[in-house]
RNA sequence: AAGGCAGGGUGAACUGUCGCGCCGGUCUUCGGACCGGUGAGGAAAGUCCGGACAGGAAAGGGCACUCCGCUGCGGAAAGCGCAGAUGGGAGCAAUCUUAUGGAUGCCGUAACAGAAAAGAACCGCCGGCUCCGGCCGGUAAGGGUGAAAACGCGAGGCAAGAGCUCACGACGCCGCCCAGUGAUGGACGACGGGUACGGCACCGGAGCCUGCAAGAACAAAUAUACUGGCAUAUCCGGGCGGCCCGCCCGGGCCAGGGGGUAGUUUGCGCAGAUAAAUGACAGUAUAAAACAGAAACCGGCUUACGGCCCUGCCUUUUUU
Numbered sequence: 001a002a003g004g005c006a007g008g009g010u011g012a013a014c015u016g017u018c019g020c021g022c023c024g025g026u027c028u029u030c031g032g033a034c035c036g037g038u039g040a041g042g043a044a045a046g047u048c049c050g051g052a053c054a055g056g057a058a059a060g061g062g063c064a065c066u067c068c069g070c071u072g073c074g075g076a077a078a079g080c081g082c083a084g085a086u087g088g089g090a091g092c093a094a095u096c097u098u099a100u101g102g103a104u105g106c107c108g109u110a111a112c113a114g115a116a117a118a119g120a121a122c123c124g125c126c127g128g129c130u131c132c133g134g135c136c137g138g139u140a141a142g143g144g145u146g147a148a149a150a151c152g153c154g155a156g157g158c159a160a161g162a163g164c165u166c167a168c169g170a171c172g173c174c175g176c177c178c179a180g181u182g183a184u185g186g187a188c189g190a191c192g193g194g195u196a197c198g199g200c201a202c203c204g205g206a207g208c209c210u211g212c213a214a215g216a217a218c219a220a221a222u223a224u225a226c227u228g229g230c231a232u233a234u235c236c237g238g239g240c241g242g243c244c245c246g247c248c249c250g251g252g253c254c255a256g257g258g259g260g261u262a263g264u265u266u267g268c269g270c271a272g273a274u275a276a277a278u279g280a281c282a283g284u285a286u287a288a289a290a291c292a293g294a295a296a297c298c299g300g301c302u303u304a305c306g307g308c309c310c311u312g313c314c315u316u317u318u319u320u
Stems, first nucleotide, its partner, number of pairs: 001316010013284006020039008041291001045302002048300004053211004065207005070084005085100006101202001104201007122143002124139006151169002154166003171192002174189002177186003215266004224258001226256005235251006
């Protein structure tokens, strides 16, 4: 210098003119006017996760169901953050990415190819028989198929072979020691031999439902449960077991009165709720521009984003 990796910041400023919401003050002809203050984001977004708050439900416990699942720390919690462990993958590298409880039981899958995808015989090898075409048996060393083929390699062994046996190594499990808070890593000893992945059972943890249009306070008009007073019919309805008489109650007016509605306030924030403001133009300047506009609040995650700036690191080349 070029290219790359990781992390972080910023997201326009000033002047003039006009305009908008809210709050306070002064004036007012009650319509408003003037002055001062204040007024979007890093994501206000998606509404994905958690919470707080609120209402409802609910003795207590269990089952079922749903979600989470390596370790440590942080956090109220989180499908949260930071740091780390082990295995796989990408990259020359910096770095990025992905998986993760345990493995006892049951179940499923392993496409195509291949004889066979879990107790495997197609070719080959070995033994036996043979009518010489083959047939029967043994064998996982060799070939071939496949993403994956029944631990690797050497020696012994055998009819041929094979963890069949042995040494070394890999893996698993148990015991023990060392390092680490831990996941885990390392050493030693003993044991073991049909692979991988997934689901269910299992283990540990968490979980009621609805959401600020939640919810709370005050509370008209009209109608009215209920209570009291007044009035009252030759009428209407009801009761006194069917009918008549008679009696009782209600139908009217006035007052009190509870619940619920409109409405107001609160919830609600030094932006803020009301169909809802936060803007426009000119200039500095010959560019002003990305994604985007609060709607109850808080913590996260995810997604979108022009330009500029900062820090650390990697690779290549050149110069000293």
A computed fold for a 320-nucleotide RNA, annotated as Bacterial RNase P class A. It was read from a public genome assembly, where an Rfam model found it. The coordinates come from a structure-prediction model, not an experiment, and the mean pLDDT is 78. It matches the Rfam family "Bacterial RNase P class A". By type it is a ribozyme. Rfam describes the family as follows. Ribonuclease P (RNase P) is a ubiquitous endoribonuclease, found in archaea, bacteria and eukarya as well as chloroplasts and mitochondria.